This is a predicted structure of a 74-nucleotide RNA (transfer RNA) from a Candidatus Poseidoniales archaeon. Its mean pLDDT, the model's own confidence on a scale to 100, is 82. Its Rfam family is "tRNA". Rfam describes the family as follows. Transfer RNA (tRNA) molecules are approximately 80 nucleotides in length. Rfam classes the family as a transfer RNA. The source organism's lineage runs through Archaea, Methanobacteriati, Thermoplasmatota, Candidatus Poseidoniia and Candidatus Poseidoniales.

């Protein structure tokens, strides 16, 4: 230099191929219930689509450029 893959919450993860309202689940954290107390269990809440642009009525999803990480070739 060229090619391929990955990027979603504090952490892990589904959804992307096939665009559709308010993005899934679990852990953590906070509150409540229960309990003599704690733990466990149950209920609720907070929090995310790597950045920019484009297409579209509508983009996590499609297209382009870039960034970070990983792999391959030279």
């Nucleotide at each position: 230099g060229c090619c391929c893959g990955u990027a979603u919450a504090a952490u892990g993860u589904a959804g992307u191929c096939u665009g559709g309202a308010u993005a899934u689940c679990a852990u953590c954290u906070c509150g409540g219930c229960c309990u003599u107390c704690u733990a466990a269990g149950c209920c609720g809440a907070u929090a995310a689509c790597c950045g920019g642009g484009g297409u579209u009525c509508g983009a996590a999803u499609c297209c382009c450029c870039g960034u970070a990480c990983g792999g391959g070739c030279g």